[in-house]
Context: one part of a larger RNA
């Protein structure tokens, strides 16, 4: 000189974008941060609305009848998304390659979706406990559970054969049958099998990946074989036997640090340093350790168990996890609101409407950093006053100011005002499916309509120079010089050095120089 996720001192108008706990992976009060489906189910706690009885005429009761729905069974999803970066020098990463896997939901093909059964919640009774929570009898419904039945694909085989699914639910209807409830036929969403992609994910090689030799030896599931086991799957992954092997100075083993990469910073470059925010990939969710469910977890807001710790207790027992978003405390030079919304992007569930979302999207705070733009403009010598210096003649501050003519950005007040909105819904047109002019999907028309931000950006008008400049430096390196004041004293300082009575070096003043909403110091990198 660049540079920073910076602090710190003086100072301080406005706007766009960006950014904000680097320190204790310390410890959290309170909120909220994953639900959702009534178009799988059995029902009705609540509120509507209808419908019935009472009647004191505006209250009770009944009725799940309707819209809806608390609590419970069932499904999907809570393995995304969001946080940290402790650990971890190789079970990570990057890069290229590999073959012995799985993959919900998606998208194509192929085949089917028949008839049965016992149950368990919910609820009722009764009963234990301070609670947390349970227990016992009886009652029930499913897309829960379970066999039967068929099996093109599939699965095992000794190639004889042997195994192995499923489920309904919703809109709509002209014949034909009803027990008048459906049946049936049909669309749609689900269901089972299986092939084949599409995505995500598991495994394996092989190069590269910091510092120490003041760590030289290191290993017994260790290396390898067979047999068994075991996984989705390939292997000492596991076991039992057998060989006696395998790494190492081209650094093994120890030891220290330490998330890695795309990038960033700086450099002409080669390089050196870093690994904030943004994107990949890993690890981790109070500390250790396990499984369970599931397509996927060994699962931050699931389970069990074992510790710290902390609260509650009727002392018998019980909750708990901010490295989600705000917020506390603490530790620190230091790091933000206990906000608004789901309008927009995207997830999760739904046929849909919609319902959830501290994801996001905006707003609040911080000159923490980049960019922008204003603090006025032209004139104006009596070269004013005042301040400084002065050789007392004057010089300078300084066209500065005032005066005198314009401007009005910005920031103030009123007004108006896009765009970020595509969708959704209503009616209707053709098309596709159909027995069908129903219902359903697709495209177009039309209509109505949805903004957190927002008092938005823009625009116009108003009024007035009006409301907006400071730091830090002036001995050389380094652009900028006089006075006064002190006298190796107070002090300065980055290096050389200054200061002991005329100090451009200390402190003040005029006065200059450079930066300029910033300027200086500090601290780190190159």
């Nucleotide at each position: 000189g660049a540079u920073u996720g910076a602090a710190c001192g003086c100072u301080g108008g406005c706007g766009g974008c960006a950014u904000g706990c680097u320190u204790a992976a310390c410890a959290c009060a309170u909120g909220c941060a994953a639900g959702u489906c009534g178009a799988a189910c059995g029902g009705u706690a609540a509120c509507a609305g209808c419908a019935g009885a009472g009647c004191u005429u505006g209250c009770u009761c009944u009725g799940g009848c309707u819209g809806a729905c608390g609590a419970g069974u069932g499904g999907c999803g809570g393995a995304c998304g969001g946080g940290u970066g402790a650990g971890u020098a190789a079970u990570g990463c990057u890069u290229a390659g590999g073959a012995a896997u799985c993959u919900g939901c998606c998208c194509a093909g192929u085949a089917g979706c028949g008839g049965g059964g016992g149950a368990c919640a919910a609820c009722a009774u009764g009963u234990g406990g301070a609670a947390a929570c349970g227990c016992a009898u009886g009652c029930u419904a499913a897309u829960a559970c379970c066999g039967c039945a068929u099996a093109c694909g599939c699965c095992c085989u000794a190639c004889g054969g042997g195994g192995g699914a499923a489920a309904g639910c919703a809109g709509g209807g002209g014949a034909u049958c009803u027990u008048c409830g459906g049946a049936c036929c049909u669309u749609g969403c689900a269901c089972u099998a299986u092939u084949g992609g599409a995505u995500g994910a598991g495994c394996c090689u092989a190069a590269g990946u910091c510092a120490g030799a003041u760590u030289a030896g290191c290993u017994u599931g260790u290396u390898g074989g067979u047999g068994g086991g075991g996984u989705a799957a390939a292997a000492g992954c596991c076991u039992a036997c057998c060989a006696a092997g395998g790494c190492g100075a081209c650094g093994a083993u120890c030891u220290g640090u330490a998330g890695c990469u795309g990038g960033u910073c700086u450099g002409a470059g080669a390089g050196g340093a870093c690994g904030a925010u943004c994107a990949g990939c890993c690890a981790c969710a109070c500390u250790g350790g396990a499984a369970c469910u599931g397509a996927g977890a060994c699962a931050c807001g699931g389970u069990c168990c074992a510790g710290a710790c902390u609260c509650c207790u009727a002392c018998g027992g019980g909750a708990g996890g901010c490295a989600g978003c705000a917020g506390u405390g603490g530790g620190g030079a230091a790091u933000a609101u206990u906000g608004c919304a789901c309008a927009a992007u995207g997830g999760g569930c739904g046929c849909a409407a919609g319902c959830c979302u501290g994801a996001u999207g905006c707003a609040g705070c911080a000159a923490u950093g980049c960019c922008g733009c204003g603090u006025g403009u032209g004139u104006g010598a009596a070269g004013a006053a005042g301040g400084c210096c002065u050789g007392c003649g004057g010089g300078u501050u300084g066209u500065a100011a005032a005066g005198c003519a314009c401007u009005u950005u910005c920031a103030g007040u009123a007004a108006g005002g896009a765009g970020g909105a595509a969708a959704g819904g209503g009616u209707u047109a053709a098309g596709g499916u159909u027995a069908a002019u129903a219902g359903c999907c697709u495209u177009g028309a039309u209509c109505u309509g949805u903004g957190a931000c927002g008092u938005u950006a823009c625009u116009u008008a108003c009024a007035g120079a009006a409301g907006a400049a400071g730091c830090a430096c002036c001995g050389g390196c380094u652009a900028a010089c006089u006075c006064c004041g002190u006298g190796c004293c107070a002090g300065c300082a980055g290096c050389c050095g200054c200061g002991g009575u005329a100090a451009u070096a200390c402190g003040g003043a005029g006065g200059g120089u450079g930066c300029g909403a910033g300027c200086g110091u500090u601290a780190a990198u190159c």
Small-subunit ribosomal RNA, 5' domain from an uncultured prokaryote, 526 nucleotides, folded computationally. Rfam family: Bacterial small subunit ribosomal RNA. RNAcentral holds the full RNA, with entries from ENA. The coordinates come from a structure-prediction model, not an experiment, and the mean pLDDT is 87.